[in-house]
RNA sequence: UGAGUUUAGCGUAUGGUCGCGGUUUAACCGAGGAAAGUCCGGACUCCCAGGGCAGGAUGCCGGGUAACACCCGGAAAGAGUGAUCUUUGGUAAGGGCCAUAGAAAAGGAAACCGCUGGUAGCAUUACCAGCAAGGGUGGAAAGGUGAGGUAAGAGCUCACCAGUUCUGAAGUAAUUCAGAUGCUUGGCAACCCCCAUCCAGAGCAAGUCCAAGCAGAGGGGUUUGAGGCUGCCCGCCAAAAUCCCCUCGGGUAGGAUGCUUGAGGCAUAUGGUAACAUAUGUCCCAGAUGGAUGAUCAUUAAAACAGAAUCCGGCUUACCGCUAGACUCAUUGC
RNA sequence: GCGCCCGUGGCUCAACGGAUAGAGCAUCGGACUUCUAAUCCGGUGGUUGCAGGUUCGAAUCCUGCCGGGCGCACCA
Numbered sequence: 001u002g003a004g005u006u007u008a009g010c011g012u013a014u015g016g017u018c019g020c021g022g023u024u025u026a027a028c029c030g031a032g033g034a035a036a037g038u039c040c041g042g043a044c045u046c047c048c049a050g051g052g053c054a055g056g057a058u059g060c061c062g063g064g065u066a067a068c069a070c071c072c073g074g075a076a077a078g079a080g081u082g083a084u085c086u087u088u089g090g091u092a093a094g095g096g097c098c099a100u101a102g103a104a105a106a107g108g109a110a111a112c113c114g115c116u117g118g119u120a121g122c123a124u125u126a127c128c129a130g131c132a133a134g135g136g137u138g139g140a141a142a143g144g145u146g147a148g149g150u151a152a153g154a155g156c157u158c159a160c161c162a163g164u165u166c167u168g169a170a171g172u173a174a175u176u177c178a179g180a181u182g183c184u185u186g187g188c189a190a191c192c193c194c195c196a197u198c199c200a201g202a203g204c205a206a207g208u209c210c211a212a213g214c215a216g217a218g219g220g221g222u223u224u225g226a227g228g229c230u231g232c233c234c235g236c237c238a239a240a241a242u243c244c245c246c247u248c249g250g251g252u253a254g255g256a257u258g259c260u261u262g263a264g265g266c267a268u269a270u271g272g273u274a275a276c277a278u279a280u281g282u283c284c285c286a287g288a289u290g291g292a293u294g295a296u297c298a299u300u301a302a303a304a305c306a307g308a309a310u311c312c313g314g315c316u317u318a319c320c321g322c323u324a325g326a327c328u329c330a331u332u333g334c
Numbered sequence: 335g336c337g338c339c340c341g342u343g344g345c346u347c348a349a350c351g352g353a354u355a356g357a358g359c360a361u362c363g364g365a366c367u368u369c370u371a372a373u374c375c376g377g378u379g380g381u382u383g384c385a386g387g388u389u390c391g392a393a394u395c396c397u398g399c400c401g402g403g404c405g406c407a408c409c410a
Base pairs, nucleotide, nucleotide: 001330002329003328004327005326006325007324008323009322010321013299014298015297016296017295018294020030021029022028032305036316037315039314040313041312042311043310044203045202046201050234051233052232053231055199056198057197058196059195060074061073062072063071064070075088076087077086078085079084089194090193094192095191096188097187098186112135113134114131115130116129117128118127119126120125143161144160145159146158147157148156162184164182165180166179167178168177169176170175207257208256209255210254216248217247218246219245220244221243227237228236250409251408252407264283265282266281267280268279269278270277271276335406336405337404338403339402340401341400344359345358346357347356352390361377362376363375364374365373383399384398385397386396387395
C1' cells in the first nucleotide's frame, strides 16, 4: 500500500423566534438502533389451591441472567493459506421409508459380468460345486491400504490406520492421551419415537371503578351438581331464581385508572478470561387516544432505513454515511 | 397495538418426500356443419409467493422475508 476477517460507536448538534403535547405554577421534558416482524423469554392482569393426561418447546459441556431458542467461555467434526466461520442428544428399545437403476438396499441378503475346480462336449458351449477379492449400477453394496495364504478368494492371518468395547491418567464436564481386545452394528429422527430439562391458558382491545341509557321475547339445563375459565380428566368449593347457557331483538360506544421509578440510566471502585455481579455516588429521561416533535434563522458534515401506544431482556430483517480499534494474507521499503 | 389464517397454468381446485406437477373452465388448431352453437380429437400455457437449509431427491419438512384476508370493548 492492497485484499480480507471481526468488534464497538454516532445516527446531526448548539442557540434564538413562532406553533404543538405532558407536567407544574414557571423551571423542565418530549420517537429508534432498529420504535419494524409479532419470532422467543418474562414482569404485570384475570383464574379456589393442586394433581394427572394430552399438547408444545429446547437439545455437545460449563457458566451468566428474573428468564430464554439469548449472551460468554470451552470441546469435537467440517470449510478456509489464515484471521475466522458453520454445525452439534439417541438407530440392536420399537416401528416406518430408501423411488429409478442394479443380481442385491439391511440385524449380514445376494450373483449381472467375472475368477477357480470338476464332468461332458471338442471352435463355440452346457451342467455341478465354491467365491464376493476385481468390474458394472447407484447418493449409499456391509471397515480401508499393503503383504502372506488359498484351487480361486475372504480379517482367513499379520503390519499400519479408522471405528467399537474395556482399563489407566488429565479435566467440573463435553472430551483428550496411552495401552489392550474381539473383527466391525448402511442412511433418514427439520419421519413417528426414546431420553434429559422446561412450559396451564389468554392477553392492556388484559383488568378495576364510575356515569348514562333502553325493551325485552323464546328455548334449554340445574343437589343424579349447572357453574366456578380459555384442551380433557380427577379432586375441591358451590347457587334457588335477581342462577347458568343459547338464539333473536334493543341500548351505550362516555369518563377515570391501568400509564410510566424501572430486573432503570450514567460515573467510579472491587472481583471475574469474559458474559456479568457487588458497593458507592448521581439523575428522572414521551405518556398520546380524531393520536403530540412542525416551520424558520445562524453555524456545522449529513444522507439512508424509517415514528413510541403496558413495560423490559434478546433474536431476525431493512439501511446510508462517518468514526475508532484488533487481527490475517500478499507485496515493497528501512 | 395484539391474535389467527392463506399464497400452485389466465381462473377454480387436486397432488399429503419418489423424478414428466394432474384435472375442469378459458384459449389455439383440426374434424363435423350451408354457417354458427353443441359434440369429438389434438395442442399451448407452470422459476408451485421469494430466498436459504435438511435429504440421494422438496409443491410437500425446517428457518427467514414479501403480499393478501379475518377478528379483538361494555349493559340487559
This is a predicted complex of two RNAs, RNase P RNA and transfer RNA, with 410 nucleotides together. It holds a member of the Rfam family "Bacterial RNase P class A". Rfam links the family to the GO terms ribonuclease P activity, dimeric ribonuclease P complex and tRNA processing. It is annotated as a ribozyme. Rfam's curators write: Ribonuclease P (RNase P) is a ubiquitous endoribonuclease, found in archaea, bacteria and eukarya as well as chloroplasts and mitochondria.